Transfer RNA from a Pirellulales bacterium, 71 nucleotides, folded computationally. The sequence is in RNAcentral, with records from ENA. It matches the Rfam family "tRNA". Rfam links the family to the GO term triplet codon-amino acid adaptor activity. NCBI's taxonomy places the organism under Bacteria, Pseudomonadati, Planctomycetota, Planctomycetia, Pirellulales.
RNA sequence: GUGGUUAGCUCAGACGGAAGAGCACCAGAUUACGGAUCUGGCUGUCGCAGGUUCGACUCCUGCACCACCCG
Repeated sequence: GUGGUUAGCUCAGACGGAAGAGCACCAGAUUACGGAUCUGGCUGUCGCAGGUUCGACUCCUGCACCACCCG
């Protein structure tokens, strides 16, 4: 200097209108029991703190951490 930080994990989230998928987990169906399959369900200080705005994951500023690049 560049990119990133969003659910337990991996990641989406156009132009600001208030957050979602897959896997996992839980319950049920099925099964002799499990696995697989099917149905339903839970979980989030959106890294932290400020600012702008009627309204911020999204824009602005600072900080923290991670990866990479240059010296």